[in-house]
Context: one part of a larger RNA
RNA sequence: CCCAUAGCUAGACGAAAAGACCCCAUGAAGCUUUACUACAAUUUGGUAUUGAUUUAGGAUUAUAUUUGUUCAGGAUAGGUGGGAGACUUUGAAGCUGCAACGUCAGUUGCGGUGGAGUCAUCCUUGAGAUACCACCCUGGUAUGAUUUUAAAUCUAACUUAGUCCCGUGAAUCCGGGACAAGGACAGUAUCUGACGGGUAGUUUAACUGGGGCGGUUGCCUCCCAAAAUGUAACGGAGGCGUUUACAAAGGUUGGCUAACUCCUGAUGGAAACAGGAGUCGUCGUGCAAACGCAUAAGCCAGCUUUACUGCAAGAGCUACAACUCGAGCAGUUGCGAAAGCAGAAGUUAGUGAUCCGACCGUACGAUAUAGGACGGCGGAAGCUCAACGGAUAAAAGUUACUCUGGGGAUAACAGGCUGAUCCUGCCCAAGCGCCCACAGCGACGGCAGGGUUUGGCACCUCGAUGUCGGCUCAUCGCAUCCUGGGGGUGGAGAAGCUCCCAAGGGUUAGGCUGUUCGCCUAUUAAAGCGGUACGCGAGCUGGGUUCAGAACGUCGUGAGACAGUUCGGUCUCCUAUCUGCUAUGGG
Repeated sequence: CCCAUAGCUAGACGAAAAGACCCCAUGAAGCUUUACUACAAUUUGGUAUUGAUUUAGGAUUAUAUUUGUUCAGGAUAGGUGGGAGACUUUGAAGCUGCAACGUCAGUUGCGGUGGAGUCAUCCUUGAGAUACCACCCUGGUAUGAUUUUAAAUCUAACUUAGUCCCGUGAAUCCGGGACAAGGACAGUAUCUGACGGGUAGUUUAACUGGGGCGGUUGCCUCCCAAAAUGUAACGGAGGCGUUUACAAAGGUUGGCUAACUCCUGAUGGAAACAGGAGUCGUCGUGCAAACGCAUAAGCCAGCUUUACUGCAAGAGCUACAACUCGAGCAGUUGCGAAAGCAGAAGUUAGUGAUCCGACCGUACGAUAUAGGACGGCGGAAGCUCAACGGAUAAAAGUUACUCUGGGGAUAACAGGCUGAUCCUGCCCAAGCGCCCACAGCGACGGCAGGGUUUGGCACCUCGAUGUCGGCUCAUCGCAUCCUGGGGGUGGAGAAGCUCCCAAGGGUUAGGCUGUUCGCCUAUUAAAGCGGUACGCGAGCUGGGUUCAGAACGUCGUGAGACAGUUCGGUCUCCUAUCUGCUAUGGG
């Protein structure tokens, strides 16, 4: 070195199971609720099944009867028409008693007495006699009818798991009958209003240096932006969701020049007003910023409404849809002597598609015809549809009971890159060290190395790379804990401190805790620090973390949740193919 046998499991990111953690899907399911929308159940009322009578109240109608007060005026004048007479021994005026009404003045009715008159026409008034007749109006009374509400009563619908009899020997069922109790209620059907996780179907956004929490989502201005345009980030800064109208912040015509600094000037000062000089735009512009603006777009005044109607050559921007600019033509106006200017505002924000219904207009269609219900066409309005190109008119949570499809496009372990943080070293030397920067320390700063911490990134792995600690077995580095050799000392000796060389060997046993760590006890020459997938689970364990059960505290209305706690909780491969290693035998 080759072969064989018996072994061990470090590796083959070993095998097994399209990862259960995490994220994603306009995936699913279970559960919850003051998510949304339905439905059952419950309940309110109407109608039907559903009938009778009485009382009370209301409404309508018929008949009779009654009522009616501004002022002026004999006085309590309802309206209109007819009308010159009407009533009266069938009992007038007056007196008296009772009742009703009432604006307290009176009016009306009934009875008694009485025994012949009373009222109108004339005057006041818009209207003239309830003197008389007719038709009505307003309010009331009586009677009848119809209807309705409430209460009560009834019996004949209807009800009874009440008692008895029958249905040819049982039957608490069913049917029939009788009685009893209830009774137009209940029950049922239908329409309707409420309530309604009891049940069901669903929704519960995206961006995101993983997800969640937080923040953001449309539009305008500046920087980033690399001198055309454009250009990203959870990059740096700010604004908007309007305002102004007939005494304007719009149009036009005419005119004017602010602001600051300095000097001078009664009260007068840092600041009021006046004059002079300088700066040339710093002021001002309704509001953010940028860019403009003196011929002013800034300020003042006169007159006004073009903050018009119908169009539009042609451009800019742009995936689309949109958005922006626009000479010129026609009509009609305003200002100006005119030339001219004017289709809002110095410009860039001040916003919302489609559908839907309503509004104004038009008169195009309109189901045999006429009408036009409805539709079309033009206009303007109704959305913090703000997740702002707006899924619906209408929507929140939870899952550790979970499931499916995917992802190393994306987190937790480990590795990798980086090295802020961490560890170690060096440079400078203010200062401490009685004196003296450097025996020993060393501020403020600077430069390296390492790759053991906490991180950042998200590069292999989600068709699986098992995760803390312990046990067993280790192996390496040296920035050395002991043992060895040296330099310095603020080293007398001893004991130390510090630095240099050095990795051969060694580096304890217990108590508490799942602990690593740490604290404590007793020793020791010493009880080193790190790497090895925080070495090692196809070697062991399984105390912790991290499934399903249960409980406490806290949070939540709840389902449930908690780097909070607590008790409990299946560690697969008897069988190792290859590499590697050990032992033995053979060549």